Predicted 3D model of a 115-nucleotide RNA (SAM riboswitch aptamer (S box leader)) from a Bacteroidota bacterium. The model forms 91% of the base pairs in the Rfam consensus. The coordinates come from a structure-prediction model, not an experiment, and the mean pLDDT is 82.
């Protein structure tokens, strides 16, 4: 980096250091000198995977407690900030724009597995 799975409406921030960005991508929108991002400590959340425990050999709809557990990663502004492409509804005799709602899907974040 590819490829399959599994999640993404919850959750959780301070100080240093830095000096203009930042929020994937393009639009909107927003955060930002009452100090962006990078990076350092330190704290915290969450429970993907690892780790104890508890069930079990039987399949079917299913799958359990623990974060006081000194472990691998993640994350701590707004739903993955919102929309993107389809289907459908609202919608009427029909279609079209816009604009709402709702499935799905695309892209992407994270993690696991495997290359």
């Nucleotide at each position: 980096g590819c490829u399959u799975c599994a999640u993404c409406g919850a959750g959780a921030g301070u100080g240093g250091c830095g000096g203009a960005g930042g929020g994937a991508c393009a639009g909107a929108c927003c955060c930002u000198g009452u100090g962006a991002a990078a990076c350092c400590a330190c704290a915290g959340c969450a429970a993907c995977c690892g780790g104890u425990c508890a069930c079990c050999a039987a399949a079917u709809u299913a799958a359990g407690a623990c974060g006081u557990c000194a472990g691998g990663u993640g994350c701590u502004a707004a739903u993955u900030u919102c929309u993107g492409u389809g289907a459908u509804c609202c919608u009427g005799c029909g279609a079209a724009a816009c604009g709402g709602g709702u499935c799905a899907g695309a892209a992407g974040a994270u993690g696991a597995a495997c290359c």